[in-house]
RNA sequence: CUUAUCAAGAAAGGUGGAGGGAGAUGGCCCCAUGAAACCUUAGCAACCAAGCUGGCCGACAGCAUCGGUGCUACAUCCAUUCCCGCAGUAGCGGGAGAGAUAAG
Numbered sequence: 001c002u003u004a005u006c007a008a009g010a011a012a013g014g015u016g017g018a019g020g021g022a023g024a025u026g027g028c029c030c031c032a033u034g035a036a037a038c039c040u041u042a043g044c045a046a047c048c049a050a051g052c053u054g055g056c057c058g059a060c061a062g063c064a065u066c067g068g069u070g071c072u073a074c075a076u077c078c079a080u081u082c083c084c085g086c087a088g089u090a091g092c093g094g095g096a097g098a099g100a101u102a103a104g
Stems, first nucleotide, its partner, number of pairs: 001104006011041005019030003024080004042072003047068002051063004076098001081096006
């Protein structure tokens, strides 16, 4: 940079010691009944790879989980920047942009 998804799901322990929910500001929320980070174990999911079943042995669908990632509060938290629609000044919804993850 391109493509796909961002629905749902799934936590205990140890170290640590004040932050965290991606960055800035504001709001909302979590946190000494212990934040971030790291480690161990467990789990979730099914993106990749391998496997099995169906299939025109192709596309594809399903099952399953040894491996590579990822993830395990709400929730990709909300607003800000732009566009569209409905409203008609208060907003609501969708999209873009941005971000996260996977594959290339």
This is a predicted structure of a 104-nucleotide RNA (SAM riboswitch aptamer (S box leader)) from uncultured Flavisolibacter sp. The RNAcentral record of the sequence draws on MGnify.